[in-house]
Context: one part of a larger RNA
RNA sequence: UGACGGGGGCCCGCACAAGCGGUGGAGCAUGUGGUUUAAUUCGACGCAACGCGAAGAACCUUACCUGGAUUUGACAUCCCGGGAAUUCUAUCGAAAGACUGAAGUGCCCUUCGGGGAACCCGGUGACAGGUGCUGCAUGGCUGUCGUCAGCUCGUGUCGUGAGAUGUUGGGUUAAGUCCCGCAACGAGCGCAACCCCUGUCUUUAGUUGCCAGCAUUUAGUUGGGGACUCUAAAGAUACCGCCCCGGUUAACGGGGAGGAAGGUGGGGAUGACGUCAAGUCCUCAUGGCCUUUAUGUCCAGGGCUACACACGUGCUACAAUGGGCUGUACAGAGGGUAGCGAUGCCGCGAGGUGGAGCCAAUCCCAAAAAGCAGUCCCAAGUUCGGAUUGGAGUCUGCAACUCGACUCCAUGAAGUUGGAAUCGCUAGUAAUCGCGGAUCAGCAUGCCGCGGUGAAUACGUUCCCGGGCCUUGUACA
Numbered sequence: 001u002g003a004c005g006g007g008g009g010c011c012c013g014c015a016c017a018a019g020c021g022g023u024g025g026a027g028c029a030u031g032u033g034g035u036u037u038a039a040u041u042c043g044a045c046g047c048a049a050c051g052c053g054a055a056g057a058a059c060c061u062u063a064c065c066u067g068g069a070u071u072u073g074a075c076a077u078c079c080c081g082g083g084a085a086u087u088c089u090a091u092c093g094a095a096a097g098a099c100u101g102a103a104g105u106g107c108c109c110u111u112c113g114g115g116g117a118a119c120c121c122g123g124u125g126a127c128a129g130g131u132g133c134u135g136c137a138u139g140g141c142u143g144u145c146g147u148c149a150g151c152u153c154g155u156g157u158c159g160u161g162a163g164a165u166g167u168u169g170g171g172u173u174a175a176g177u178c179c180c181g182c183a184a185c186g187a188g189c190g191c192a193a194c195c196c197c198u199g200u201c202u203u204u205a206g207u208u209g210c211c212a213g214c215a216u217u218u219a220g221u222u223g224g225g226g227a228c229u230c231u232a233a234a235g236a237u238a239c240c241g242c243c244c245c246g247g248u249u250a251a252c253g254g255g256g257a258g259g260a261a262g263g264u265g266g267g268g269a270u271g272a273c274g275u276c277a278a279g280u281c282c283u284c285a286u287g288g289c290c291u292u293u294a295u296g297u298c299c300a301g302g303g304c305u306a307c308a309c310a311c312g313u314g315c316u317a318c319a320a321u322g323g324g325c326u327g328u329a330c331a332g333a334g335g336g337u338a339g340c341g342a343u344g345c346c347g348c349g350a351g352g353u354g355g356a357g358c359c360a361a362u363c364c365c366a367a368a369a370a371g372c373a374g375u376c377c378c379a380a381g382u383u384c385g386g387a388u389u390g391g392a393g394u395c396u397g398c399a400a401c402u403c404g405a406c407u408c409c410a411u412g413a414a415g416u417u418g419g420a421a422u423c424g425c426u427a428g429u430a431a432u433c434g435c436g437g438a439u440c441a442g443c444a445u446g447c448c449g450c451g452g453u454g455a456a457u458a459c460g461u462u463c464c465c466g467g468g469c470c471u472u473g474u475a476c477a
Base pairs, nucleotide, nucleotide: 001477002476003474004473005472007471008470009469010468011467012466013465015461016460019425020424021423022422023421026316027315028314029313030312031311032310033309034307035306042053043052064302065301066300067299068298069297070296073127077126078125079123080122081121082120083119086103087102088101091098092097107116108115109114129291130290132289133288134287138285139284140280141279142278143276145274150189151188152187153186154185155184156165157164158163169180170179171178195268196267197266198265200236201235202234203233204232205231206230210225211224214223215222239262242256243255244254245253246252318418322377323376324375325374326373327372328371334365335364336363339358340357344353345352346351384415389410390409391408392407393406394405395404431453432452433451434450435449436448437447
C1' cells in the first nucleotide's frame, strides 16, 4: 500500500422486511450427471455450467461407431503428357466407386506444322488436409464483479524510502454529482449530457391510410374532402425556470402553481482501470507439438433420441374466480414470389381441390385470446386432468422402422395445492391472455419480439446476501 475480520461508523441495491405469484410433490418436455453402449461426438461445472454453444440431430448436418473404398487426395498453386467441354449408356455394387460402349467438337492466335485460355483425365513431387493436442503460448470476441462510482496522471509539497497528498474533512447527490473548506493546483478515463424509441403540441405532406359535413353504397364502395385518426420528416417542450419554506447568503432538499409530462418523465443503446491463468484452438485467425496409404478424404447403415436412477430449467394440471357448448366484441408488431395463398367445393378433422389477389399502409397469413351474453355441469378422481396405449388417417420429404409433427375414434394414468429448502417481481411492473418472427422441406412447452386485461405491498434498515467510502487490528501478500 492492499487484502481480510463472527471490528467500528456512514450509505446503497427486490438484499431483508411488507406483499403477489411460483419452484421443491404429480405427468410430460428439455438440458446435465451417472450408467449403459460398437458409438451413445465435443465443449460449458458455484453465483457467472445444466431449454447453454445448438436461430431447429430422420439422410445431410456430424465432428462419434461399424463396414465398404481411396492416397498429390473432397479443396489451392506450380510442372509434364493426353483430351474440348459436355451428353447418353451396358455390367457389378448398399452407395461411394470399378469397368464398358456411343455421340461430340466450340473460343482466341496461326507461317495451317501448331500454340494459348477455360474445363476434364493420367503422372511426378513440392505440397494439400486435420472439428487432432495445448484457451496455462496467443489474437479476436464474450461472461462476471457492475451501469457499481470508481481508476489514474502532470507539476508542486511532505517522507531516508515504500509511499502519501490531490481522491481526506463538513454538507449534498442516482453519481469522485455539485457546494464549502483544505499544500495543493490542474488534467485524463469513467458519471451526466450529446444518440434511438416512447409520452404532448405545431408545421409540412395526403396514398394504398382516414371520413366531420354533402351525395352514394351490402361495404370509405364511389364522387368528394385534409378537418380528425394515422403515417413520416422537420421543429417546439422540462430548466428546480416561477412561488413558499428549510439550508451556510451555497450546493441542494421539502411543498405548491402552471403543464401532456416535474425534479434523471419512462425504456433502450452505451460497461472506466482492472479481477477471475474465467470461457472459447469446435466460428475465425494463429505459435508450438502431433499426424501424412491416415488423426486426411468419399460412401452406406447405425449413433448423438439408450435408461435402475439423481439434479437444473420449463409446460400442463390438481378445478366452480372453473370446465363444456352457442352467439358476439376489441389489438399490436411482424412475415410473404422456389413465397403468402382468399371466395367456392370435398372431408367430423388434420387436410385436399382449385386458383382470385399480392414483390404488398392496397392482397394474403389472420381466427386474436382472455372478455361479454346465454345455457349445462353440482363437489365427484368428476363433463376436473390429460399421460399412456390400441386402431384409422393427413402432411412434409428419395426416405418418417430405429427417430417427425398433426388429426379422428377408443383408452383414460399420476395428480385433491406439494417436507426441509428456494426463486422472480416496486407499475402498465407482477400475474394472466393470446399473436408474430428467426432457424426451418418438415418439426417449438425453448428463444426473440408484440400487444390485451391488469393488481398487492414497501413500517423500516436490527438481521441474511452483495457493493461503495472512512477508520481500526493483523503472525496474510